[in-house]
């Protein structure tokens, strides 16, 4: 400097235009003498920024950023 990928609860992932799911932790309760543990039952992300398009965007379209690949 050219190109291309990634970005979504605490962590790690899912999600082809219609109010964001799933495992792990977490918190609470039950079971047990107590520990592990197993159950249930809650909180937690308004999506990486900004702008556009749409009746409606995590999903499309522009620019930025931050990594992370190719070439030069």
């Nucleotide at each position: 400097c050219g190109g291309g990928g990634u970005a979504u609860g605490g962590u790690g992932u899912a999600g082809c235009g219609g109010u964001a799911a799933c495992a792990u932790g977490u918190a609470u309760g039950c079971a047990u003498g107590g520990g592990g543990u197993g159950c249930a039952u809650a909180a937690g992300a308004c999506g990486c920024u900004g702008g556009g398009u749409u009746c409606g965007a995590c999903u499309c379209c522009c620019a930025g950023u931050a990594c992370c690949c190719c070439g030069a």
The RNA shown here (transfer RNA) has 72 nucleotides and comes from a Candidatus Gottesmanbacteria bacterium. Rfam family: tRNA. Rfam links the family to the GO term triplet codon-amino acid adaptor activity. NCBI's taxonomy places the organism under Bacteria, Bacteria candidate phyla, Candidatus Gottesmaniibacteriota.